[in-house]
RNA sequence: GCCGCCGUAGCACAGCUGGUAGUGCGCCGGACUCGUAAUCCGGUGGUCGCGGGUUCGAAUCCCGCCGGCGGCUCCA
Numbered sequence: 001g002c003c004g005c006c007g008u009a010g011c012a013c014a015g016c017u018g019g020u021a022g023u024g025c026g027c028c029g030g031a032c033u034c035g036u037a038a039u040c041c042g043g044u045g046g047u048c049g050c051g052g053g054u055u056c057g058a059a060u061c062c063c064g065c066c067g068g069c070g071g072c073u074c075c076a
Stems, first nucleotide, its partner, number of pairs: 001072007010025004019056001026044006049065005
């Protein structure tokens, strides 16, 4: 330098024939217990990496950039 994959909640991820975002863990409160843990119930969560475009509508499609991982090439 080229190619591919990835970037979504505090963490790990799902959601990609475009229709307004979800699961687990965590955190907060409660029940249970002599108390703790476990278990159960309720609650709490996100400008979907950034910018632009297409569209009535974009996490999803297109373009550019940034970051991470992997592979190829190292010619001049």
Model confidence (mean pLDDT): 80 of 100. Transfer RNA from a Candidatus Baldrarchaeota archaeon, 76 nucleotides, folded computationally. The source organism's lineage runs through Archaea, Promethearchaeati and Candidatus Baldrarchaeota. It matches the Rfam family "tRNA". The family's RNA type in Rfam is transfer RNA. Gene Ontology term of the family: triplet codon-amino acid adaptor activity. The RNAcentral record of the sequence draws on ENA.